[in-house]
Molecule: transfer RNA
Organism: Candidatus Woesearchaeota archaeon
RNA sequence: GGGCCCGUAGCAUAGCCUGGCUGGUGCGUACGACUGAUAAUCGUAAGGUCCGGAGUUCAAAUCUCCGCGGGCCCA
Numbered sequence: 001g002g003g004c005c006c007g008u009a010g011c012a013u014a015g016c017c018u019g020g021c022u023g024g025u026g027c028g029u030a031c032g033a034c035u036g037a038u039a040a041u042c043g044u045a046a047g048g049u050c051c052g053g054a055g056u057u058c059a060a061a062u063c064u065c066c067g068c069g070g071g072c073c074c075a
Stems, first nucleotide, its partner, number of pairs: 001074007010027004020058001029045005051067005
């Protein structure tokens, strides 16, 4: 220098191809229930610029473009 893939709560991971009914699920955290008290279990809640910007569209995590970061391969 070239090619491909990935980036979504504190952590992990669906959803992206097929735009709207989702920002979901598990763990963790806080509070509550249960218990003599813990653990386990159950309930509730908080926590997200969906890597950043621009574009398309009535509408973008999702499509397009440009960047940033990470990984793999070729030279």